[in-house]
RNA sequence: CUCCGAUAAAGGCAAAACCGGAGCGAUCCGGUGACGCAAAGCCACGGGUCCACCCCCUCUCACGGGCGGGGGAUAGCCGGGUUACCGAA
Numbered sequence: 001c002u003c004c005g006a007u008a009a010a011g012g013c014a015a016a017a018c019c020g021g022a023g024c025g026a027u028c029c030g031g032u033g034a035c036g037c038a039a040a041g042c043c044a045c046g047g048g049u050c051c052a053c054c055c056c057c058u059c060u061c062a063c064g065g066g067c068g069g070g071g072g073a074u075a076g077c078c079g080g081g082u083u084a085c086c087g088a089a
């Protein structure tokens, strides 16, 4: 230094729920709070899951519906990339 991860040490993050706020929504932000996490730090590149405002096409008298395209979310779903504290076996 790399791999690895201990009943080590110092710490860190923060689920659900509740309160307030943003959003059409998935969800996110702040506070309280801890289910858990060796990357539960960061990144939407691949896959999965969730959302469905908008645009275009088609059917229809119309409403409505359908298909397609574009879009958004999730990193605490998995893989991948990248950075990092400590140092036993």
Base pairs, nucleotide, nucleotide: 004087005086012037013036017032018031019030020029021028022027035076041082042081043080045079046078047077048074049073050072051071054069056068057066
Predicted 3D model of an 89-nucleotide RNA (c-di-GMP-I riboswitch aptamer) from Geomonas limicola. Rfam family: c-di-GMP-I riboswitch aptamer. About the family: GEMM was predicted in a large-scale screen for bacterial structured RNA regulatory elements. Its mean pLDDT, the model's own confidence on a scale to 100, is 82. It was read from a public genome assembly, where an Rfam model found it. NCBI's taxonomy places the organism under Bacteria, Pseudomonadati, Thermodesulfobacteriota, Geobacteraceae, Geomonas.